Bacterial RNase P class A, 319 nucleotides, folded computationally.

RNA sequence: AAGGCGGGACGAUCUGCCGCGCCGGCCAUGCCGGUGAGGAAAGUCCGGACAGGACAGGGCACCCGGCUGCGGAAAGCGCAGAGGGGAGUAAUCUUCUUGGUACCGUAACAGAAAACAACCGCCAUCACGCGAUGGCAAGGGUGAAAACGCGGGGUAAGAGCCCACGACGGCGCGCGGCGACGCGCUCCGGGUACGGACACGGGCCUGCAAGACCAAAUAUACCGGCAAAUGAGGACUGCCCGUCCGAUGCCGGGGGGUAGGUUGCGAAGAUAAAUGGCAGAUUCAAAAACAGAAACCGGCUUACGGUCCCGCCUUUUUU
Numbered sequence: 001a002a003g004g005c006g007g008g009a010c011g012a013u014c015u016g017c018c019g020c021g022c023c024g025g026c027c028a029u030g031c032c033g034g035u036g037a038g039g040a041a042a043g044u045c046c047g048g049a050c051a052g053g054a055c056a057g058g059g060c061a062c063c064c065g066g067c068u069g070c071g072g073a074a075a076g077c078g079c080a081g082a083g084g085g086g087a088g089u090a091a092u093c094u095u096c097u098u099g100g101u102a103c104c105g106u107a108a109c110a111g112a113a114a115a116c117a118a119c120c121g122c123c124a125u126c127a128c129g130c131g132a133u134g135g136c137a138a139g140g141g142u143g144a145a146a147a148c149g150c151g152g153g154g155u156a157a158g159a160g161c162c163c164a165c166g167a168c169g170g171c172g173c174g175c176g177g178c179g180a181c182g183c184g185c186u187c188c189g190g191g192u193a194c195g196g197a198c199a200c201g202g203g204c205c206u207g208c209a210a211g212a213c214c215a216a217a218u219a220u221a222c223c224g225g226c227a228a229a230u231g232a233g234g235a236c237u238g239c240c241c242g243u244c245c246g247a248u249g250c251c252g253g254g255g256g257g258u259a260g261g262u263u264g265c266g267a268a269g270a271u272a273a274a275u276g277g278c279a280g281a282u283u284c285a286a287a288a289a290c291a292g293a294a295a296c297c298g299g300c301u302u303a304c305g306g307u308c309c310c311g312c313c314u315u316u317u318u319u
Base pairs, nucleotide, nucleotide: 001315002314003313004312005311006310007309008308009307010306012282013281014280015279016278017277018276020036021035022034023033024032025031026030038290042301043300045299046298047297048296050207051206052205053204062203063202064201066200067081068080069079070078071077082097083096084095085094086093087092098199099198103196104195105194106193107192119140120139121136122135123134124133125132126131148166149165151163152162153161168189169188170187172185173184174183175182176181211263212262213261214260220255222253223252224251225250226249227248233245234244235243236242
């Protein structure tokens, strides 16, 4: 210098004029003062607080979680770390993870066989031969995966059948680490992978349109009074008469519920809902990106123009 990896910060500021919501004040149909979006306000994914409902206690069922330590109210949360797999020259990134595995299931296609492996092949015996009976997982072939690897011994041929070394798993011991775990030693082991069931741990339901308080109009449970088959009241019909229908009607009290209001609710705040526009200046220039609170808090995820800072890696050049 070029390319890359990881992390962090910013998300304009100031002045003038005009405009909007809310709050407060005043000599009040206005004037003054204060205050008014984000790092994600977003997705509504996780957890909580708060609220209402349900609930003696216990169990079954159902759902969820899964390495360790620390933080945290908790979290499908953060930080640091452990082990296995994968990508990259590297910095680094990514993915997985409880216990147990005695029980159950699955392993497509291909293949003889996918876990009680004999297709080819090798070996033995019988047989003139075709072949028959048995032994063998060393070799070939199939497959994503084939019954620890390799060397030696052994054998009829073979095989962890035996031995050395190594890989894997396990009991024990020692050392290191808070721990997951690592390293070393000794001994033991030999049918693989994935899933389910089981064990351990956690979990009631609904959400601020939750919920609380006040409370019209109309109708009305209930209570009181008055009128009423000696006709209340209604229809024709605004009134009187008449005709018809025929058991309730009027007044007062009153509870619950609705509209509406207050609260929940915050120095933005909710109500179909304000938080804006223009001009100028500044940072070299540009003010552009994603995006607009809806009860609140902690996270996660996703979107984002541009600028700056820190640490590290690789390559090349120079000293």
It matches the Rfam family "Bacterial RNase P class A". Rfam classes the family as a ribozyme.